[in-house]
């Protein structure tokens, strides 16, 4: 230096271009003599970042950046 693949809530992940969503964690309530444990509710997101297409973008394009893979050269 080339190629690929990855980046969505605090962790693991989903989401066919059309309401951005689950589990577990976190807070609050009920239940229980306290707690687990169950229920019931809630806060939590600039979809890595910056442009483009599109009526409409987490997704399509085209640039960065970070991760991890392979591949060539030097040593």
């Nucleotide at each position: 230096g080339c190629g690929c693949c990855u980046a969505u809530a605090g962790c693991u992940c989903a989401a066919u271009g059309g309401c951005a969503g689950a589990g577990c964690g976190c807070c609050u309530g009920a239940u229980u003599g306290u707690g687990g444990a169950u229920c019931a509710g809630g806060a939590g997101g600039u979809u890595a970042c910056g442009g483009g297409u599109u009526c409409g973008a987490a997704a399509c394009c085209c640039g960065u950046u970070a991760g991890g893979c392979g591949c060539c050269c030097c040593a």
Notes
Transfer RNA from a Chloroflexota bacterium, 75 nucleotides, folded computationally. Its Rfam family is "tRNA". Rfam describes the family as follows. Transfer RNA (tRNA) molecules are approximately 80 nucleotides in length. RNAcentral holds the sequence, with entries from ENA. Taxonomically the source falls in Chloroflexota (Bacteria, Bacillati).